Context: one part of a larger RNA
RNA sequence: GAACGAACGCUGGCGGCGUGCCUAACACAUGCAAGUCCAACGUGAAAGGGGAGCAAUCCCCCGGUAGGGUGGCAAACGGGUGAGUAAGACAUGGGUGAUCUACCUUAGGGAAGGGAUGGGGAUAUCCUUCCGAAAGGAGGGGCAAUACCGAAUAUUGUCCGGAGCCGUGAAGGGUUCCGGGGAAAGGGAGGCCUCUGAUACAAGCUUUCGCCUUAAGAUGAGCCCAUGGCCCAUCAGCUAGUUGGUAGGGUAAAGGCCUACCAAGGCUACGACGGGUCGCUGGUCUGAGAGGACGACCAGCCACACUGGCACUGAGAUACGGGCCAGACUCCUACGGGAGGCAGCAGUGAGGAAUAUUGCGCAAUGGGGGAAACCCUGACGCAGCAACGCCGCGUGUGGGAAGAAGGCCUUCGGGUCGUAAACCACUUUUGCACGGGACGAAAAAGGGAUAUCGAACAAAUAUCCCCGAUGACGGUACCGUGAGAAUAAGCCACGGCUAACUCUGUGCCAGCAGCCGCGGUAAGACAGAGGUGGCAAGCGUUGUUC
Repeated sequence: GAACGAACGCUGGCGGCGUGCCUAACACAUGCAAGUCCAACGUGAAAGGGGAGCAAUCCCCCGGUAGGGUGGCAAACGGGUGAGUAAGACAUGGGUGAUCUACCUUAGGGAAGGGAUGGGGAUAUCCUUCCGAAAGGAGGGGCAAUACCGAAUAUUGUCCGGAGCCGUGAAGGGUUCCGGGGAAAGGGAGGCCUCUGAUACAAGCUUUCGCCUUAAGAUGAGCCCAUGGCCCAUCAGCUAGUUGGUAGGGUAAAGGCCUACCAAGGCUACGACGGGUCGCUGGUCUGAGAGGACGACCAGCCACACUGGCACUGAGAUACGGGCCAGACUCCUACGGGAGGCAGCAGUGAGGAAUAUUGCGCAAUGGGGGAAACCCUGACGCAGCAACGCCGCGUGUGGGAAGAAGGCCUUCGGGUCGUAAACCACUUUUGCACGGGACGAAAAAGGGAUAUCGAACAAAUAUCCCCGAUGACGGUACCGUGAGAAUAAGCCACGGCUAACUCUGUGCCAGCAGCCGCGGUAAGACAGAGGUGGCAAGCGUUGUUC
C1' cells in the first nucleotide's frame, strides 16, 4: 500500500447492487417449512333451510359437499450445517468384457416392437364389544379396488442346464440352437352407433390416460485405477482377515466384502505406523511475477441431522421435519406408562467484540401431485433492519472589499481566518407537497382452422390463428407541476519517518507513543485554542492476510 462475512470510537443526507452467528454441531417456547390425486376404490356427515306428522321421527336441498380410510406418485429433490474425515473424501484423467437407473423419449407407414386370458381369498375406513389417565390397543361382523395371491400364455429378452460359431493379450462381449423357469390392471375417462347385441344404449366400437414385457437412448448413480494437494522423525518400524490362493456365501456389481481351508506373505527413509490440525475444489486476497495466505457469499462434490447402533420400504436412503433399540436431556402422567429432537424460515435464551423480521406473496422462475381446473411450496420472488462493503449523487452556482464584525497572532506598524461571510443575481439534483403511473404477463383455461385416428363434420391428440383472466413488490420505480438556498459535514493528523505551526496552560507531573523518542519553566511531540494538511458520508483505531 492492498484486502476483510469484521469489531470498537466519533460522526452521519440519499439511492442502486450485494453481504450479514466467523463464538456453543449449545439448549430451544410458538407458528409455518411436503404434499397431492375422487378421471384407482369403497364410504360419507353435522349445522343450516324447506316439507310431512300430536310427537318420536321421516323426506328433500345444501351434497356424493366437508371429512376419515384403502390405493398411486412424491416425500432420497429442494433447504441447512462443517461436527467428523489426511483418505471409502476431493480435483484431474481413465476403466467398468464387474454394474443398476423410477419418471421421460424412441421402436414411423405398408404390416400399430410384443402382450394384457381366466380366476380366488382377504382387509382398513364402517358397525359393535372391551382394555387404558393418556398415547394407544384387542376381539367379533360386513364390503371394494389400478391393493394382494395362484393358474394360463412368452418375442430379437433374462435366469438355470447343454451345444456350436465369432471376437479379445485376457475376461461374464456378440451371435445361433435345444430343454426348463419367470408377467400384467383391459382398469379409468371422453365420444359414438360403423360392427356385435339392443328396451335402455353397453358388455360393442373408437380416442386417450394408465398396466406387463423387451430393445435402445437420455439422465442419475455404484465400483475400480493412476496422478496431485497440511505439520511433527523429540512418531522408525507397522500388520493375523493381516498379504495371496482355492472353494463357497453375499451384492445390481469386481473384490478378504464375509466364511472355511492352504501358503507366509504385505507396507516402510520416494516417510510406513503413530500423533496434531483440517471438509475438498472451481476459486478469493495479495504480489511485477514466481510465490504466499485463505476456501464467507455463488457453483460442483463429500459428510452429518440430539449421541451411538440397526435395518425396513423403495428405482433410489441405511432416510434432517420415517421406523426400531440403547444413552443423555426436556416435558406430560391417574406412577402403570407415554411424548420430543430448528446444523429448514422467522424467533428465544446462552456464549461472544460481534451478525437482522416470530414480515408479504405464490404474480414470476423452479419443484411435487393431478387429464385439467387447481392445490402445496419459509425453494424462490420481494419487502423490513444494519454506512457491513462496493459504486453513484448531494450538502449549492456566479458575482462580491487593498478586505466588515469577531477570533487568533503581533516587532503594535500590521498579518491571518478571507471572496470566506454579509449583500446581489441565478439554479432546484436530493428532500417536501400535489397529479399521472409502469416493465416484469403470456403461457394456461376457453373458441376456431388444418392434420392424424376413426364408420363419423363425434371425441381425443398435434400444429397454427384469434380472443383471452391473472402483480406480492406497489400507488413502488419513473414522469410532470409547485414553493424554496431552502433539508444535509465530519473525522484524523501537523518532531522525523510523513503532507501540515504558532500561542496559552502544565513543569520527568499530568500525559503521549507504530519505531526513534517527547515532558525536570519559553514543549512545533502532553492538554486547549487559532491556523494548516489529508481523506470525506465517512474518518480513525484494533485484529488478520499478502
Overview
A computed fold for a 546-nucleotide part of an RNA from uncultured Leptospirillum sp., annotated as small-subunit ribosomal RNA, 5' domain. It matches the Rfam family "Bacterial small subunit ribosomal RNA". Taxonomically the source falls in Leptospirillum (Bacteria, Pseudomonadati, Nitrospirota, Nitrospiraceae). The coordinates come from a structure-prediction model, not an experiment, and the mean pLDDT is 81. The RNAcentral record of the full RNA draws on ENA and SILVA.